The RNA shown here (transfer RNA) has 72 nucleotides and comes from a Deltaproteobacteria bacterium.
It was read from a public genome assembly.
The prediction has a mean pLDDT of 83.
Its Rfam family is "tRNA".
[in-house]
RNA sequence: GGGCGAUUAGCUCAGCGGUAGAGCGCUGCAUUCACAUUGCAGAGGUCGUAGGUUCAAGCCCUACAUCGCCCA
Numbered sequence: 001g002g003g004c005g006a007u008u009a010g011c012u013c014a015g016c017g018g019u020a021g022a023g024c025g026c027u028g029c030a031u032u033c034a035c036a037u038u039g040c041a042g043a044g045g046u047c048g049u050a051g052g053u054u055c056a057a058g059c060c061c062u063a064c065a066u067c068g069c070c071c072a
Stems, first nucleotide, its partner, number of pairs: 001071007010024004018055001026042005048064005
């Protein structure tokens, strides 16, 4: 320098162009003498950045950034 992949909650990851979700973690309540477990409820997201297409973009297109792999 070229090619490919990844980027969504604190972590690991889902997510048909039409309401952003799960598990774990965190907080509160219940349960217990207490802890754990379990149950219920809740908080937590500029969906990497900037443009474009569209009535509407996490999703499609382009550039850039970071990380990983391959080639040179």